A computed fold for a 165-nucleotide RNA, annotated as Lysine riboswitch aptamer.
The prediction has a mean pLDDT of 79.
The model forms 100% of the base pairs in the Rfam consensus.
The sequence was found by an Rfam model in a public genome assembly.
Its Rfam family is "Lysine riboswitch aptamer". Rfam's curators write: Riboswitches are metabolite binding domains within certain messenger RNAs that serve as precision sensors for their corresponding targets.
RNA sequence: AGUCUUGAUAGAGGCGCGAUGAUCAAAAGUAUCCCGAUGUACGGGCAUUCACCCGCGAGAAAAAGGGAUCGUCGCCGAAGCUUUCGGGUCAUGAAUGGGGUCCGUCUGCUGGGGCAACGCAAAAUAUGCGUUGUACUGUCACGAAAGUGGAGCGCUAUCAUAGCA
Numbered sequence: 001a002g003u004c005u006u007g008a009u010a011g012a013g014g015c016g017c018g019a020u021g022a023u024c025a026a027a028a029g030u031a032u033c034c035c036g037a038u039g040u041a042c043g044g045g046c047a048u049u050c051a052c053c054c055g056c057g058a059g060a061a062a063a064a065g066g067g068a069u070c071g072u073c074g075c076c077g078a079a080g081c082u083u084u085c086g087g088g089u090c091a092u093g094a095a096u097g098g099g100g101u102c103c104g105u106c107u108g109c110u111g112g113g114g115c116a117a118c119g120c121a122a123a124a125u126a127u128g129c130g131u132u133g134u135a136c137u138g139u140c141a142c143g144a145a146a147g148u149g150g151a152g153c154g155c156u157a158u159c160a161u162a163g164c165a
Base pairs, nucleotide, nucleotide: 002164003163006160007159008158009157010156011155014076016075017074018073019072020071021070022069023068024067032060033059035057036056042055043054044053045052046097047096048095049094050093051092079110080109081108085104086103087102088101089100090099111137112136114134115133116132117131118130119129120128121127139150140149141148142147
């Protein structure tokens, strides 16, 4: 020098990932407000009970959550989705139950993005996730090659460390 265990540090995938700011679409001519009309029944306001409000016409008119593009920043399990538990918050009031949303925590899945079909979430033709198919891309293994297969708990480099020869 070789091989290999464990650990540390650095690093590479590319239509790569996220956060944030600006702009834009959608949400939506909806919620809400105002004026007028109606107000029995019926329907709606998450479900049940009680109460309350609304429904029609004219006018004014949002926001959140979810996205796209560009810039900036941080990054390469980047991150996304999901399960458990806890907390905040939202809705007409009260009680009970259930739900939306955000944060933390825990579990599982996905190497990466593209395209197509289907399904779920979503207001959605945006977007996310899943399955199948397809071409590609980085990586490792096998192979002479063509190619086949695997998964990020991976791969490459350096150093340290326990062994092997």